[in-house]
RNA sequence: CGGAGUGUAGCGUAGCCCGGUAGCGUACUAGCAUGGGGUGCUAGGGGUCGCAGGUUCAAAUCCUGUCACUCCGA
Numbered sequence: 001c002g003g004a005g006u007g008u009a010g011c012g013u014a015g016c017c018c019g020g021u022a023g024c025g026u027a028c029u030a031g032c033a034u035g036g037g038g039u040g041c042u043a044g045g046g047g048u049c050g051c052a053g054g055u056u057c058a059a060a061u062c063c064u065g066u067c068a069c070u071c072c073g074a
Stems, first nucleotide, its partner, number of pairs: 001073007010026004020057001028044006050066005
């Protein structure tokens, strides 16, 4: 320098192909059960989907650029 992959809640991940209100597990907070802990159950908070722009009535999803990491080639 060229090519490919990954980036979504504190952490781990689904959803992307084929656009239609952003989910799950765990963690966190509260309540209940227990004499207490552990544990279990219930409820709740937390994301503008790496960043910027474009297309669209509507973008995590499509298009362009860019950043970080990983791999391959030179």
The RNA shown here (transfer RNA) has 74 nucleotides and comes from Thermoflexibacter ruber. Taxonomically the source falls in Thermoflexibacter (Bacteria, Cytophagia, Cytophagales, Thermoflexibacteraceae). Its Rfam family is "tRNA". The family's RNA type in Rfam is transfer RNA.